[in-house]
RNA sequence: UGGAAUAGGCCGGGCGACUAGGGGCCGCCUCUGACUCAAGUCCUCUUUAGAGUGGCCGAAAAGCCCAGAGAGGCCUGUUGGUAUUAUGAGCCUGCUUUUCCAACUGCGAAGUCCCGUCCUCUAGGAUCGGGUCUUUUGUGAACCGGGUCAGACCAGGAAUGGUGCAGCCCUAAGCAAGAGUUCUCGAUGUUUAGGGGGUAUCGGGAUGGAGAAGGAUAAGUGGACAACUCAUGAUGUCAUUCAGGUCCAUCUGGGUGAAUUUCA
Numbered sequence: 001u002g003g004a005a006u007a008g009g010c011c012g013g014g015c016g017a018c019u020a021g022g023g024g025c026c027g028c029c030u031c032u033g034a035c036u037c038a039a040g041u042c043c044u045c046u047u048u049a050g051a052g053u054g055g056c057c058g059a060a061a062a063g064c065c066c067a068g069a070g071a072g073g074c075c076u077g078u079u080g081g082u083a084u085u086a087u088g089a090g091c092c093u094g095c096u097u098u099u100c101c102a103a104c105u106g107c108g109a110a111g112u113c114c115c116g117u118c119c120u121c122u123a124g125g126a127u128c129g130g131g132u133c134u135u136u137u138g139u140g141a142a143c144c145g146g147g148u149c150a151g152a153c154c155a156g157g158a159a160u161g162g163u164g165c166a167g168c169c170c171u172a173a174g175c176a177a178g179a180g181u182u183c184u185c186g187a188u189g190u191u192u193a194g195g196g197g198g199u200a201u202c203g204g205g206a207u208g209g210a211g212a213a214g215g216a217u218a219a220g221u222g223g224a225c226a227a228c229u230c231a232u233g234a235u236g237u238c239a240u241u242c243a244g245g246u247c248c249a250u251c252u253g254g255g256u257g258a259a260u261u262u263c264a
Base pairs, nucleotide, nucleotide: 001264002263003262004261005260006259008057009056010055011054012030013029014028015027016026020046021045022044023043024042034053035052036051037050063256064255065254066253067252068251069250072247073246074245075244076243077242079239080238081237082236083235084234085233086232087231088230089229090228092223093222094221095220096219097218099216100215101214104211111207112206113205114204115203116202118197119196120195121194122193123192124191126188127187128186129185130184131183133180134179135178136177137176138175139174145170146169147168148167152163153162154161155160
């Protein structure tokens, strides 16, 4: 140095999630690297961390160290959107004041006083309506009202007497219509008288002597605050925002880098 064999090693890695922890099924990134079996309120192990089969290395293709680049994940913050919520302001509203606008006002504003209007109560009167009372007319009783009672019936030798339906006449209660001096109830209002209320409306008078009412604007102050708008804060969530931290696949450069037996 070469052959054979063995110990031993390799046949992807990383992040997230999960776990006491490791590996894995799962999601993502990188990437091309054997196969089978297990796996989510999970499977399998125990710190060189599942079982089996097959292949390869047995020395570098592994591993380790340093430097650089770096996909992607995670954490924190920032920025922006969005949802909820809290506070404040606005929006709404009372009062006061400032400014402006078009009308009113020395042919007299506001204020004060008086009268009327107005509202209400009592009494009277009017009109209308209902009821009551009186009165007039008409009508009004199958029997149980009256009169007259044909016929009929009863008594009688007869004269005659009696009962009495229908009809006719009359009337009671009742009904209808009308009228009226009564009484009573209700309604109405350019009715009368008296009392009261209030100064809101309208009108008039006296006094007074320059403002007063409306609208808009701004400020102050009080109230209300359901919805809506704005600002600030908190929490959740999202992202072609930005920054920092951390883990890091992969790539580049440099360094390091293991044993035994046997044969020639």